This is a predicted structure of a 74-nucleotide RNA (transfer RNA) from a Bacillales bacterium.
The sequence was found in a public genome assembly.
Rfam family: tRNA. The family's RNA type in Rfam is transfer RNA.
Its mean pLDDT, the model's own confidence on a scale to 100, is 82.

[in-house]
């Protein structure tokens, strides 16, 4: 070098198909039940969705361009 997959809070991940408010499970905070812890119940923080650049009223999501990653061929 050639082709495919992937990159989304702290961790796994869904959302891309058909662009339209950025979710879930654990995990952390703080409260509530408890004589305490766990479990259970309620709320809260925390993400410029790998970079950069184009299309668009409007982009995680089209499109292009780097960078890591796993993988197949050679």
């Nucleotide at each position: 070098c050639g082709c495919g997959g992937g990159a989304u809070g702290g961790a796994g991940c869904a959302g891309u198909u058909u662009g339209g408010u950025a979710g879930c499970u654990c995990g952390c905070c703080g409260g509530g039940c408890u004589c305490a812890u766990a479990a259970c119940c309620c709320g809260g923080a925390g993400g410029u969705c790998g970079u950069u650049g184009g299309u668009u009223c409007a982009a995680a999501u089209c499109c292009a361009u780097c960078u890591c990653c796993c993988g197949c061929a050679a």